[in-house]
Context: one part of a larger RNA
RNA sequence: UCCGGCGAGUUACUUUUGCAGGCAAGGUUAAGGUCAGAAAGACCGGAGCCGAAGGGAAACCAAGCGUUAAUAGCGCGUAAAGUCUGUAAGAGUAUACCCGAAACCGGGUGAUCUAUCCAUGUCCAGGUUGAAGCCGCCGUAAAAGGUGGUGGAGGACCGAACACACAUCCGUUGAAAAGGGUGGUGAUGAGGUGUGGAUAGGGGAGAAAUUCCAAUCGAACCCGGAGAUAGCUGGUUCUCCUCGAAAUAGCUUUAGGGCUAGCCUCGAUAUAGAUUAACGGAGGUAGAGCACUGAAUUGCCUAGGGGGCGUCAAAGCUUACCGAAGCAUAUCAAACUCCGAAUGCCGUAUAAUUGUUUAUCGGGAGUCAGACUACACGAGAUAAGUUGGGUAGUCAAAAGGGAAAGAGCCCAGACCACCAGCUAAGGUCCCAAAGUGCGUGUUAAGUGGAAAAGGAUGUGGGAUUUCAGAGACAACUAGGAUGUUGGCUUAGAAGCAGCCAUACAUUCAAAGAGUGCGUAAUAGCUCACUAGUCGAGAGAUCCUGCGCCGAAAAUGUCCGGGGCUAAAACACGACACCGAAGCUGUGGAAUUACACUAGUUGUAAUUGGUAGAGGAGCAUUCUUAAAACGACGAAGCGAUACCGUAAGGAGUCGUGGAGAUUUAAGAAGAGAGAAUGCCGGA
Numbered sequence: 001u002c003c004g005g006c007g008a009g010u011u012a013c014u015u016u017u018g019c020a021g022g023c024a025a026g027g028u029u030a031a032g033g034u035c036a037g038a039a040a041g042a043c044c045g046g047a048g049c050c051g052a053a054g055g056g057a058a059a060c061c062a063a064g065c066g067u068u069a070a071u072a073g074c075g076c077g078u079a080a081a082g083u084c085u086g087u088a089a090g091a092g093u094a095u096a097c098c099c100g101a102a103a104c105c106g107g108g109u110g111a112u113c114u115a116u117c118c119a120u121g122u123c124c125a126g127g128u129u130g131a132a133g134c135c136g137c138c139g140u141a142a143a144a145g146g147u148g149g150u151g152g153a154g155g156a157c158c159g160a161a162c163a164c165a166c167a168u169c170c171g172u173u174g175a176a177a178a179g180g181g182u183g184g185u186g187a188u189g190a191g192g193u194g195u196g197g198a199u200a201g202g203g204g205a206g207a208a209a210u211u212c213c214a215a216u217c218g219a220a221c222c223c224g225g226a227g228a229u230a231g232c233u234g235g236u237u238c239u240c241c242u243c244g245a246a247a248u249a250g251c252u253u254u255a256g257g258g259c260u261a262g263c264c265u266c267g268a269u270a271u272a273g274a275u276u277a278a279c280g281g282a283g284g285u286a287g288a289g290c291a292c293u294g295a296a297u298u299g300c301c302u303a304g305g306g307g308g309c310g311u312c313a314a315a316g317c318u319u320a321c322c323g324a325a326g327c328a329u330a331u332c333a334a335a336c337u338c339c340g341a342a343u344g345c346c347g348u349a350u351a352a353u354u355g356u357u358u359a360u361c362g363g364g365a366g367u368c369a370g371a372c373u374a375c376a377c378g379a380g381a382u383a384a385g386u387u388g389g390g391u392a393g394u395c396a397a398a399a400g401g402g403a404a405a406g407a408g409c410c411c412a413g414a415c416c417a418c419c420a421g422c423u424a425a426g427g428u429c430c431c432a433a434a435g436u437g438c439g440u441g442u443u444a445a446g447u448g449g450a451a452a453a454g455g456a457u458g459u460g461g462g463a464u465u466u467c468a469g470a471g472a473c474a475a476c477u478a479g480g481a482u483g484u485u486g487g488c489u490u491a492g493a494a495g496c497a498g499c500c501a502u503a504c505a506u507u508c509a510a511a512g513a514g515u516g517c518g519u520a521a522u523a524g525c526u527c528a529c530u531a532g533u534c535g536a537g538a539g540a541u542c543c544u545g546c547g548c549c550g551a552a553a554a555u556g557u558c559c560g561g562g563g564c565u566a567a568a569a570c571a572c573g574a575c576a577c578c579g580a581a582g583c584u585g586u587g588g589a590a591u592u593a594c595a596c597u598a599g600u601u602g603u604a605a606u607u608g609g610u611a612g613a614g615g616a617g618c619a620u621u622c623u624u625a626a627a628a629c630g631a632c633g634a635a636g637c638g639a640u641a642c643c644g645u646a647a648g649g650a651g652u653c654g655u656g657g658a659g660a661u662u663u664a665a666g667a668a669g670a671g672a673g674a675a676u677g678c679c680g681g682a
Base pairs, nucleotide, nucleotide: 001682002681003680004679005678006677011094012093013092014091015090016089017088018087019086020085021084022083023082026050027049028048032044033043034042035041054061055060064076065075066074067073097235098234100232104225105224106223107222108221109220115199116198117197118196119195120194121193122192123191124189126158127157128156129154133150134149135148136147137146138145162186163185164184166183167182168181169180170179201217203213204212205211210219238617239616240615241614242613243612248261249260250259251258252257262367263366264364265363266362267361268360269359270358272357273354274353275352276351277350278348279347280346281345287339288337289336293333294332295331298328299327300326304322305321306319307318308317309316370395371394372393373392374391375390377388378387379386400411401410402409415588416587417586418585420584421583422582426578427577428576429562430561431560435575438573439572440571441570442569448564454549455548458546459545460544461543462542463541464540465539466538467537475533476532477531478530479529481506482505483504486500487499488498512527516525517524589607590606591605592604593603594602595601596599618671620668621667622666623665624664625663626662627661629659636655637654638653639652640651642649643648
């Protein structure tokens, strides 16, 4: 890992509701007893219980009673039949669907491991050092002291046995549930060790580490209370049909649990309900506004304040300072409003549509982690696949088609079958079903097929305006003058350092008291302006379509790919086709309602589905009754192209070798794929 078997809503009592039955103003027996084949049962047994009357705390009264001074009012009653048994579902009490703690308590068993202690034994190769004491000599008044011997002390030294466990390597499904190798430490001591004994679980022992107390220790082990408890995790076994949620509110030592309500289902009863239009309402949002409350701009005006002048003080004067109020001006607001929609909401003895969608009562639930998308908001950074509510949708509980691929996006809601048709979203060159389709434009960037501020004679469309055959724009040729070197300034200032004037004048086709370069200043070059040559458009501004730059990231390039340029890109227009479990067609099944000719007939609608409610069935074992079977072969097992909508059920053949089936009822140890399930096997 697989296979087989086993494996989870049960039983008792009480109670509620539905259904069935009995009796009914009544219903019913319990314990016990009698009969009985001590089986089924029948019959006694009325104790008791429920109901038929309530009200009051009670006395008590009674279709009334209580309250009260009250004959008033008010509260609860009176006007609806119960009860017993069975059965189904739910609840309560019991283990109460099954498995699962860590723990708690009681009584015992353990110190053959280990800790400490007691008693009694035993062990420590060899080598080294050489304390005290004693003796001799020297020394002293005597001592002290010195020196040489002797001696043999020490939690002394080196180092085996023995004990330990400091380093490192190996081992790590080991040779070993703590070891092996090489080194290391102690090795006459608080030493090691044998044997026997003592201390026991909130207790012991502890040179003290929560360390040890039999591979178990922040409280040993065994049995019991005990099926402890588990708002937690996991698991919970056949089929089909009908309907079908919630992830919210309030409360909760409550937040991953509960209770009530909401939403679902089943039954009964009632006759409502919904949408649109019309009409009538309430309201203060969007917007807008500044009339209030605040914020906030500029100016004027002006209390007050500051500065200056005024010889102190004062009056007074003044002020590019600050500035309440006021006036004018331009603004802002979820907690501002003189105003104020659209929607939405409420109502209607109005109308139309729909057709049980509604309400009440009763039985049963599940749900209380929601997710994303769109829109209007709060929090956040107008961040998040973020967070919180609101409205709607989808997912959850929804398959199918599209979006390359995708819970929540777009289209669309799958009863079954079909090698039939039409469409939706989305598509129609190839992968790949359908247009290399049509018309008119745009784009040249592979833009399309990622991005901003900002930048640019990209290019298309539109509008306005200026100049232009009395010749524009561009180019070329020529002119571009005079008073005058304007005045001032200046060393100089002559169009061109600077200041002033510049709507100065003259001659002109035209020519600034000068556009730029240039000079020390002049000079020189040039422009404006003018003429000629040329011959038809030229310039400016704004709006707008599509493009360009801006553009650096980590496996491999921002179309799914190939590939695409009068597109296979973009915009607009008309047409055709493809495309889904949508719709249609044909056949079939079921549910509900209605109809009648009452048939399993017709018509209509319906038949996605998690939690969950309701309904109908299949299979297994046993019991009762009846029927039918078996050595001419039961059950079981194997094979098989049959039947049924499914669970399932036959037939035949083989195997097997003795029981077993069908029908009608009844009763359950009644259905396995999952529980790190249990047992066995491979």
A computed fold for a 682-nucleotide part of an RNA from Mobilitalea sibirica, annotated as large-subunit ribosomal RNA, domain II.
Model confidence (mean pLDDT): 84 of 100.
NCBI's taxonomy places the organism under Bacteria, Bacillati, Clostridia, Lachnospirales, Mobilitalea.